[in-house]
A computed fold for a 114-nucleotide RNA from Cohnella zeiphila, annotated as TPP riboswitch aptamer (THI element).
Lineage of the source: Bacteria > Bacillati > Bacilli > Caryophanales > Cohnella.
Model confidence (mean pLDDT): 75 of 100.
The RNAcentral record of the sequence draws on Rfam.
RNA sequence: GAAUAGUCCCGGGGGAGCUGGAGAUUCGGCCGGCUGAGAGUGCAUCCCGUGAAGAUGCAGACCCUUUUACCUGAUCUGGUUAAUGCCAGCGUAGGGAGGUGGAAAGCGCGCUGU
Numbered sequence: 001g002a003a004u005a006g007u008c009c010c011g012g013g014g015g016a017g018c019u020g021g022a023g024a025u026u027c028g029g030c031c032g033g034c035u036g037a038g039a040g041u042g043c044a045u046c047c048c049g050u051g052a053a054g055a056u057g058c059a060g061a062c063c064c065u066u067u068u069a070c071c072u073g074a075u076c077u078g079g080u081u082a083a084u085g086c087c088a089g090c091g092u093a094g095g096g097a098g099g100u101g102g103a104a105a106g107c108g109c110g111c112u113g114u
Stems, first nucleotide, its partner, number of pairs: 003114005008102001009099002011065004017034005027049003041059006070095003076089004
């Protein structure tokens, strides 16, 4: 520089696994590794602990809003790995959160991805 996909508003939905090590009593619930957008960031309350285990609420980040969010089937099947939903299948499966009586939604510019 070119091509190409996306982009607004308000509302709503959703998940946080596997694993190595450390380690405390007026104290501890910690530090790493893997995949991933995200593997619980902050506050509060509760809870637990001589070896452990976290839970709930509110807020935040992130993803999704209907062919890939997420849940179920599933203690599933195949592969891989230190291990795991880590990868693939199942899967255009069943469920699952939307409004056009919101908006120039189109074009250009800008921005983001390839």